[in-house]
Context: one part of a larger RNA
Molecule: large-subunit ribosomal RNA, domain IV
Organism: Candidatus Woesebacteria bacterium GW2011_GWB1_39_12
RNA sequence: AGAGGUUCAAGGAACUCGGCAAAAAAUCUGGACGUAAGUUCGCAAGAUGUCCUCCCUGAAAAAUCUUCGGAUUUUUUAGGGUACAACAAAAGAGUGCUAACCGACUGUUUAUCAAAAACACAGGUCCGUGCAAAAGCGAAAGCUAAGGUAUACGGGCUGACGCCUGCCCAGUGCCGGUAAGUGAAGGGGAUGGGUUUUACGGAUUUAUCCGUAAGGCCUUGAACUCAAGCUCCGGUAAACGGCGGCUUUAACUAUAAGAGUCCUACGGUAGCGAAGUUCCUUGUCGUGUAAGUUACGACCCGCACGAAAGGCGUUACGAGUUAGCAACUGUCUCGAGCCUCUACUCG
Numbered sequence: 001a002g003a004g005g006u007u008c009a010a011g012g013a014a015c016u017c018g019g020c021a022a023a024a025a026a027u028c029u030g031g032a033c034g035u036a037a038g039u040u041c042g043c044a045a046g047a048u049g050u051c052c053u054c055c056c057u058g059a060a061a062a063a064u065c066u067u068c069g070g071a072u073u074u075u076u077u078a079g080g081g082u083a084c085a086a087c088a089a090a091a092g093a094g095u096g097c098u099a100a101c102c103g104a105c106u107g108u109u110u111a112u113c114a115a116a117a118a119c120a121c122a123g124g125u126c127c128g129u130g131c132a133a134a135a136g137c138g139a140a141a142g143c144u145a146a147g148g149u150a151u152a153c154g155g156g157c158u159g160a161c162g163c164c165u166g167c168c169c170a171g172u173g174c175c176g177g178u179a180a181g182u183g184a185a186g187g188g189g190a191u192g193g194g195u196u197u198u199a200c201g202g203a204u205u206u207a208u209c210c211g212u213a214a215g216g217c218c219u220u221g222a223a224c225u226c227a228a229g230c231u232c233c234g235g236u237a238a239a240c241g242g243c244g245g246c247u248u249u250a251a252c253u254a255u256a257a258g259a260g261u262c263c264u265a266c267g268g269u270a271g272c273g274a275a276g277u278u279c280c281u282u283g284u285c286g287u288g289u290a291a292g293u294u295a296c297g298a299c300c301c302g303c304a305c306g307a308a309a310g311g312c313g314u315u316a317c318g319a320g321u322u323a324g325c326a327a328c329u330g331u332c333u334c335g336a337g338c339c340u341c342u343a344c345u346c347g
Base pairs, nucleotide, nucleotide: 001342002341003340004339005338006337007336008335010333011332014331019328027093028092030052031051032050033049038043040160054081055080056079057078058077059076060075061074062073063072064071065070095326096325097324098323099322100321101320102318103317107119108118123158124157125156126155127154128153129152135144136143137142161313162312163311164310166243167242168241171240172239173236174235175234176233177232180231181230182229186225187224192219193218194217195216196215197214198213199212200211201210202209203208244262245261246260247259248258271305272302283299284298285297286296287295
């Protein structure tokens, strides 16, 4: 010096990011009493808190028995006694309260730095699916779904409960419609070209060449016809998403119910708000402290809350987060002693 343990005057969180660590009363199925706000009436709650316990003597009441004298038991009550202390003992276990935030809850998770406010959840809602179901796995056969059948199954979002969930369908998506436009292959075969056969006419250097007509084969491939889709027309936001700016106005000032104007699909409703969201910011006011960048209650110019990527409340619950109080303490003022093991020095 490290690890483990133990004790401490006075003070008692002054320590520290933070009561981290340590300490700590009652109590542990002995008895009696008592217990608030809140609440979903179940809880909260062992809330918080108070008292008794051994021995001796007396009194009263009740019950049972009785030889009627009384005896026994239980309860209540008065007084006295011993001990440091009346379950006369140990180990081990073990704080409580007040507010706020988040998540309703029990549960689950990063095996080996994160246990949480993350995940899940019951409940809510939307979408798909009529069964040879949708969806998923598999080149396929087939299997799961399910030996189930819309009170079922699959998928998305939200997340108990209470009060609620506003406006926008212009964009993107999805659903429905289909007159017109566009629209592939296919069907269709106009037209043009090449080659070849025959017939006729013409020209010829008798080898052929040119023209016309009718055919064969190859090729080109117009009009017309033609599905979905797209254009188009509607619907749909608990689909993806979005939810304005400037100027001006009241007889002090300030403010602006109001007015004007531009843009837009519509311009943020209720509720909440310096918030786990607020930059400026330790915003301003109040409470609490002697003193409070934290906390709580308000205000609202919300840099950049907001309604199922839910909004706002909320009993119970939480090894969650924040602030405060009581108790308690070597966390500290400020160190000290002792025990065990190790490091280290010497042998």